[in-house]
This record gives sequence, C1' cells and structure tokens, in this order.
RNA sequence: CGCGUAGCUCAGUUGGUAGAGCAACUGGCUUUUAACCAGUAGGUCCCAGGUUCGAGACCUGGC
Repeated sequence: CGCGUAGCUCAGUUGGUAGAGCAACUGGCUUUUAACCAGUAGGUCCCAGGUUCGAGACCUGGC
C1' cells in the first nucleotide's frame, strides 16, 4: 500500500430493497447419464466501536 461480501470466483457507481456467474437442490426432457430448459434455497457483508434518519460503502482500532 492492496484485499476480506453466498460453497467458489467476484460485482455493488454519489451512503438509501445485498446481487451475478459457477456449484448445490427440485422438476421437465432423455432408456440412463451428461447436456439443455424451468424453478428453489443459500449472507450476523472478517471483528469491535464511531458518524448518520439510514453504513457493504465514510472514520478509528484490531485480526
């Protein structure tokens, strides 16, 4: 000095509903698997404080 956000790789713009791809699961299709199609679930945003009506974002300290 940079990074820490879903199981993995990463977005998140000027502070205002936390997201994508892959993976997982369910269903469809198929003789079966894979592929393909449709859908579902999954997050104390590294930890602790501060500022603010409101923090993933800004400030301080820690790991």